[in-house]
Context: one part of a larger RNA
Formats: sequence, structure tokens, C1' cells
RNA sequence: CUGGGCGUAAAGGGAGCGUAGGCGGUUCCUUAAGUCGGAUGUUAAAUCUUCUGGCUCAACCAGAAGGCGCCAUUUGAUACUGAGGGACUUGAGAGCAGCAGAGGGAAAUGGAAUCUCCAGUGUAGCGGUGAAAUGCGUAGAUAUUGGAGAGAACACCAGUGGCAAAGGCGGUUUCCCAGGCUGCUUCUGACGCUGAGGCUCGAAAGCGUGGGGAGCGAAGCGGAUUAGAUACCCGCGUAGUCCACGCCCUAAACGGUGGACACUAGGUAUAGGGGGUAUCGACCCUCUCUGUGCCGAAGCUAACGCUUUAAGUGUCCCGCCUGGGGACUACGGCCGCAAGGCUAAAACUC
Repeated sequence: CUGGGCGUAAAGGGAGCGUAGGCGGUUCCUUAAGUCGGAUGUUAAAUCUUCUGGCUCAACCAGAAGGCGCCAUUUGAUACUGAGGGACUUGAGAGCAGCAGAGGGAAAUGGAAUCUCCAGUGUAGCGGUGAAAUGCGUAGAUAUUGGAGAGAACACCAGUGGCAAAGGCGGUUUCCCAGGCUGCUUCUGACGCUGAGGCUCGAAAGCGUGGGGAGCGAAGCGGAUUAGAUACCCGCGUAGUCCACGCCCUAAACGGUGGACACUAGGUAUAGGGGGUAUCGACCCUCUCUGUGCCGAAGCUAACGCUUUAAGUGUCCCGCCUGGGGACUACGGCCGCAAGGCUAAAACUC
């Protein structure tokens, strides 16, 4: 440099924004750098091809002829790519009018449950299990009624539903912010796609400082079970779980499927819009755009399966794989308070 690959065999980066780079819509003019042609020069010898000859043949050697190609100069071609200029609207973006949503941030607030405390009624049990015991209770528990307080999570609605780039998001109200969809086709006029580095976000657990602490509950203690029981079951229970700020940066971060665009039978369901028909509306019928599911044709696939939400047919860009173990390791480097993270071998062995 190249081949074949990446749903499940090794392999898609956790996700987004974006730098360099790569790639890039329709049309006209110019240019001629890439590209293509001619000519000239150069391209040592050997090598290569053809012919002839020499070693008995051959390899090998000698002679003659022949190049191709590179490069340079020069002269042409202009389809494609590039460069310069002009125009366009379908890509992209903007505007206006609507729509849906657990999208993000901040503040306020509500009821149920649990627990604690106070007061009333009331008396011997409660609790827990396969069965028990530890535990709680005559200092009055459990149960029940009233009151006060605390923290955390938001039943029903709820959906095979919705939103978000991913992680993820669920009581209610207000404020601030972002994205999407539909209609009009009013404006800009290729402003685009991807994206090495980089930056930002990134569940849970964990870390730092300060709060908070109801319930749950690693560790720990106790009771059981058992041959044992450092477990499963039961009673307690610290960190944590919650909040603010700052770190950590991992995951079966999964659709185990990178992003963008175009094209390729249908059927059905569902969510949000728009148009038509209809009877004012709703329901129904029908068309259409966007999303989310199921089934299925062609095609693909080792099979399983995928199938307009492709794993089909193509184009562009990035990431990654190259037998198993050693090894999501060592060493080094970078990052981190630490835990550790990222990058990442070899010997040896099968």
C1' cells in the first nucleotide's frame, strides 16, 4: 500500500457539538492545475523482449535490433475533477401561523403512605416464619381515634403511549430555556454531509466539603437453617440512598445494529398534525406528512433472522477487527484527592 469484514462468530467509538481533512445539488462563461493526446530531449551499463552466435544442450555468456514507462520542455483537447466569475432552487437554513410532549433548569405547593412525638380509648400480647427464635410490650405495646412534625417517593391516569443526542425523563402550578411536527411556499441562495485531534454531556456505585436522614439498606451485630452456613430466611443496623457545590467517566452505556442522503411490493396497529368527503361538530370513510410497533414480498444472510425504522440496492465520511489464553494485564505516558480510568505489549503456551 492492499484484501475481507464488524446484529448473534473477532470487530460500531456511551452520546453530542465541532477544527483540520475527505466528500459535495442544477446551469452558463472563462481558465487549463489534475486528466487525455502529439512532438522533442532525457531515461549510463547490466536487466527485459526479438533475432543471431559461443560453451556437446541448458543455465550462462557475446553481438545486433526493439522498446514501454518516468521526468522535463513544447504544442494541443476540454467530457469529468479543480480554480475564477455569473445565475438558479429541489439540499440546507430563516420567516409567519398552528400542534403535541414524564425534554432541560429554578422556585412554590398538594394528598396518600411510613416513621417519631403528644393526648384519648383499651389490655396482654405484638411481630415474624416452612416452623421458630432473636426483637418489641404491664415503664402499657400491637389495635383504634385526634393532633403535631420529619424526610423520601409520587398510586389511579399509564399505554405494545410520549419526549430527549445519549445517559435518561412521571403529583400539581408558575417563570426561564431547548428540540420536534404540520401548513403557507414569503425570504437567503449550496450556506451542505462526515468528522482524526479537541471540547461538552454522560446511569449506578464511589470520592471531597457542608447539610439532611423517614423508609430502605452494602459492612457489621444478633436469631434461625445446616455437618458447617463468613449465605439464602428473620430482627436490628453504619456508610449510602436525598440536597448544594466540586470530582470520578465506567456499564449487557444494547437495537449487542456509527452518521448522512437516494432508491426498492404490500398489509395492519398506534401517537401527533394537515387536506377532502360528509350532516355544525364528534364518530366513520378517504388522501397525505412525521414518529413508534407487528406481519410480510423481492433481495440479503452460515443460519437464526432482517425487510421503506434494512441486516436490501448504491454513494460519502468516521470508528473498529485480524486465532484462544497470557491480557479490559505489565511497563511507560496522560488524567484522577483516592478508588481507579484511558492508551496498550511481550515472553511463554495451546
Small-subunit ribosomal RNA, central domain from a bacterium, 350 nucleotides, folded computationally. The RNAcentral record of the full RNA draws on SILVA. The coordinates come from a structure-prediction model, not an experiment, and the mean pLDDT is 87.